[in-house]
RNA sequence: UCUUAUCAAGAGAGGUAGAGGGAUCGCCCGAAGACACCUCAGCAACCGCCGUUUUUUGGCAAGGUGCUAAUUCCAGCAAGUUGGUAAACGACUUGGAAGAUAAGG
Repeated sequence: UCUUAUCAAGAGAGGUAGAGGGAUCGCCCGAAGACACCUCAGCAACCGCCGUUUUUUGGCAAGGUGCUAAUUCCAGCAAGUUGGUAAACGACUUGGAAGAUAAGG
């Protein structure tokens, strides 16, 4: 860098240190200490192990990751439905774009 899959659930405490962080605008979190690092713990089940099996699917959690604020927090682009006389504006649904994680090339 490309492909595939998943992303509405779940999960803490202590120590160090001290100002930004949530990818991104709005918006939110943060000296009642965020973010980061270390230790222990936990959640999950992509690879893995055992079984089942045409497809598939159940279990395990020692190992390789990953994760432990808010739906990927929502939203941005497009389409549809709807409220409104209509416009502005709003609500809902769907699909994309982008992002994150895993496996493979």